[in-house]
RNA sequence: GACGCCGGACAGGCGACCGCGCCCGCUCACGCGGGUGAGGAAAGUCCGGACUCCACAGGACAGGAUGCUGGGUAACACCCAGACGCGGUGACGCGUGGAAAGCGCAACAGAGAGAAGACCGCCACAUCGGGCACUCGUGCUCGGUGCGGUGAGGGUGAAACGGUGGGGUAAGAGCCCACCAGCACGGCGGGUGACCGUCGUGGCUCGGCAAGCCCCAUCCGGAGCAAGGCCAAGCAGGGACAGGGUGGUCCGCCCGUCACGUCCCAGGUCGGCUGCACGAGGCGUCGGGAGACCGGCGUCCCAGAGAGAUGGUCGCCACCCCGCACCGAGCGAUCGGACGGGGGACAGGAUCCGGCUUAUCGGCCGGCGCCUCCC
Numbered sequence: 001g002a003c004g005c006c007g008g009a010c011a012g013g014c015g016a017c018c019g020c021g022c023c024c025g026c027u028c029a030c031g032c033g034g035g036u037g038a039g040g041a042a043a044g045u046c047c048g049g050a051c052u053c054c055a056c057a058g059g060a061c062a063g064g065a066u067g068c069u070g071g072g073u074a075a076c077a078c079c080c081a082g083a084c085g086c087g088g089u090g091a092c093g094c095g096u097g098g099a100a101a102g103c104g105c106a107a108c109a110g111a112g113a114g115a116a117g118a119c120c121g122c123c124a125c126a127u128c129g130g131g132c133a134c135u136c137g138u139g140c141u142c143g144g145u146g147c148g149g150u151g152a153g154g155g156u157g158a159a160a161c162g163g164u165g166g167g168g169u170a171a172g173a174g175c176c177c178a179c180c181a182g183c184a185c186g187g188c189g190g191g192u193g194a195c196c197g198u199c200g201u202g203g204c205u206c207g208g209c210a211a212g213c214c215c216c217a218u219c220c221g222g223a224g225c226a227a228g229g230c231c232a233a234g235c236a237g238g239g240a241c242a243g244g245g246u247g248g249u250c251c252g253c254c255c256g257u258c259a260c261g262u263c264c265c266a267g268g269u270c271g272g273c274u275g276c277a278c279g280a281g282g283c284g285u286c287g288g289g290a291g292a293c294c295g296g297c298g299u300c301c302c303a304g305a306g307a308g309a310u311g312g313u314c315g316c317c318a319c320c321c322c323g324c325a326c327c328g329a330g331c332g333a334u335c336g337g338a339c340g341g342g343g344g345a346c347a348g349g350a351u352c353c354g355g356c357u358u359a360u361c362g363g364c365c366g367g368c369g370c371c372u373c374c375c
Stems, first nucleotide, its partner, number of pairs: 001371001003369006010362001012317007020037007039346001043357002046355005051224004063220005068082005083096005097215002102213002104209002119154002121150003125146009162180006181205002183202008228274004237265005243260001244258005281300008319343005326337004
């Protein structure tokens, strides 16, 4: 210098003018003044929790979720550290229970798709035909047919039932043997553990998919701020009563009835208030830890709406890109400056918090790898 890998932080600044929501103050009011007002993802609503109400003796089944190990956490499908496998020269990235409990599945091709399989090939036997040889009945050889053997060779496939060498055989084959690879079992050593190292035994060679069913272990009650709580117009309802209307009676008492009147009550619609902004909080610092993270101290208060607000224009500066007939440096590639033009994304709370995922113009910071050049 070039190309990469990993992590972190930012998401323009200032001024002028216009505009919006909420709160406070002043004003009879119109308004005026002051304060305050989104994010790294506020998004998707995919996980996990707080909070609230409902249900609940305990347990089991069903159903769902998670899935190497250890740790972190309120919890997690998150994070940290590690183990093993795969990929990469490397920084680093990706993956992860059980397929030797059982069932199931595997397009196309292929003879055969998992206790398999004979298409070509190879080999034995029987038989037919041809050729050659001679000791004249057989031998050798070639081809056809039939019936078997073979899993070595060819061929198909993503995948075909260990590899190499030797023995063996009619030809072959873990059929047998040696070595290698894997697996299972057992021992010893290391590690909290996943696992690692090593020794021995067994021909054991057993393929893939568990995001098909299933098995094992762990976890899980339901609904959600439109949760829930308080107040409560109107309409209808219930009760009481000095009274009033009306009926039973001629009248009154009394009884019934109406609900005109007065008072009380309950649930509760419209609506209002609350929940609701001090929190697993931010920042700084010190300490513990390898890290995620934890603890102490100091400091700060930071949207709370109606589902709806938080914006625009102009100027200057900074940044980036393009152009460049100008200036400077350099042999040059090029670099710096001036000038002209352009650009600034993704997107917006609504109970809150921790994650994940996805979107995002640009540049910045830190660590690391590899290649090349110079000293």

Predicted 3D model of a 375-nucleotide RNA (Bacterial RNase P class A) from a Nitriliruptoraceae bacterium. The organism belongs to Nitriliruptoraceae, within Bacteria. Rfam family: Bacterial RNase P class A. The family's RNA type in Rfam is ribozyme. Model confidence (mean pLDDT): 80 of 100. Of the family's consensus pairs, 97% are formed in the model.